Overview:
Small-subunit ribosomal RNA, 3' major domain from an uncultured bacterium, 478 nucleotides, folded computationally.
Context: one part of a larger RNA
RNA sequence: UGACGGGGGCCCGCACAAGCGGUGGAGCAUGUGGUUUAAUUCGACGCAACGCGAAGAACCUUACCAAGGCUUGACAUCCCGCUGACCGGUAUAGAGAUAUACCUUUUCUUUUAGAACAGCGGAGACAGGUGGUGCAUGGUUGUCGUCAGCUCGUGUCGUGAGAUGUUGGGUUAAGUCCCGCAACGAGCGCAACCCCUAUCUUCAGUAGCCAGCAGGUAAAGCUGGGCACUCUGGAGAGACUGCCGUGGAUAACACGGAGGAAGGCGGGGAGGACGUCAAAUCAUCAUGCCCCCUAUGUCUUGGGCUACACACGUGCUACAAUGGCUGCCACAGAGGGAAGCAAAGGGGCGACCCUAAGCCAAUCUCAAAAAAGCAGCCUCAGUUCGGAUCGCAGUCUGCAACUCGACUGCGUGAAGCUGGAAUCGCUAGUAAUCGCGAAUCAGCAUGUCGCGGUGAAUACGUUCCCGGGCCUCGUACA
Repeated sequence: UGACGGGGGCCCGCACAAGCGGUGGAGCAUGUGGUUUAAUUCGACGCAACGCGAAGAACCUUACCAAGGCUUGACAUCCCGCUGACCGGUAUAGAGAUAUACCUUUUCUUUUAGAACAGCGGAGACAGGUGGUGCAUGGUUGUCGUCAGCUCGUGUCGUGAGAUGUUGGGUUAAGUCCCGCAACGAGCGCAACCCCUAUCUUCAGUAGCCAGCAGGUAAAGCUGGGCACUCUGGAGAGACUGCCGUGGAUAACACGGAGGAAGGCGGGGAGGACGUCAAAUCAUCAUGCCCCCUAUGUCUUGGGCUACACACGUGCUACAAUGGCUGCCACAGAGGGAAGCAAAGGGGCGACCCUAAGCCAAUCUCAAAAAAGCAGCCUCAGUUCGGAUCGCAGUCUGCAACUCGACUGCGUGAAGCUGGAAUCGCUAGUAAUCGCGAAUCAGCAUGUCGCGGUGAAUACGUUCCCGGGCCUCGUACA
């Protein structure tokens, strides 16, 4: 000087408390451990691994296993020889890779031949490696933590390590600002500048809108017309403790009030200092060294990554009446669409099928929003709760759903009656609850990322648990 303390003081955070809803019990989904296996590819392991890499394992992917093949190689550059366009198609053998046969078929030029391209054969230089080392590395990322800190120049003090500044009195979300002070300044952080959102003005008016006028309908912005309103998207305004009062040290600032759509950082996002953990990643990529070189490379078929006495994490669905079922009937936002989205019509109980208008989309379409509301049935039961599991019959995607897809109909109808110790999230348009969309994607979503609808309770407070910041005391430690 740090670090630590079941030392002290001050302060903060869904840290506790006050509340609301969960997890832990059940069934299933998914990840992991373990076990098993020919293989169950690899990585990630307290917080900060475990619906994580994976925004989507039937083949492919795929790295694993078994079997069958190749060896200058699936891919790149260079040399030589032979042949010919290559590509593509057909047939035979084979599980296929592959092998053989046939068909089809070039351009330019100075026409022996050369050039481009391809196939076969040969020689090595080389290729190749998701092989090892993240404790050799770059790059990227997590974490403490969006916590308020981390430093430097000059000066001064100290023999020196160092100190001072950065401490103190207030204040703030903040090393934020004010005052004081042997310090005076400065940098990286904080804040602001950026984006979305909340109000208004202005410009523009189609594919959006419809107040007034006219036409028109069973109904309808449907038509003429208009751009007022909604909206869309450009440009601006607006919030700054600016104004008033009180407190404060006359300061910074705090509290209350006015006006205002919004008030004291308005709400949300992006933004992550010096560093810590030899944290993670050699399997995104790059890369040193080591290793393999008829195999640790490469091609193919099939299997596996989906196994299953069990244990854990994260979720979904429930255990019902604030509910279940049936019928009627409303109201969104944000997105996607051409090898696509598909209206209307017809068929099917249905998944879906047939046919087909429109739309490269403020035009058409996915698209039905669902909880909500109205009416009826159920009457507290393992039930008209719950839907696992299983049987049969189907639909769709795809070369192909046996291992191993999703969905539909009929039947079957398990556990489960609110969950021990323990533990998690959340302070407002939040929790809870209800649906909708997108990426990946042929198909496959209870996951992820977004979108809106309905919409709470509680916070006395900082004694205690956890984490953190500043000052100070102590020293077994560096």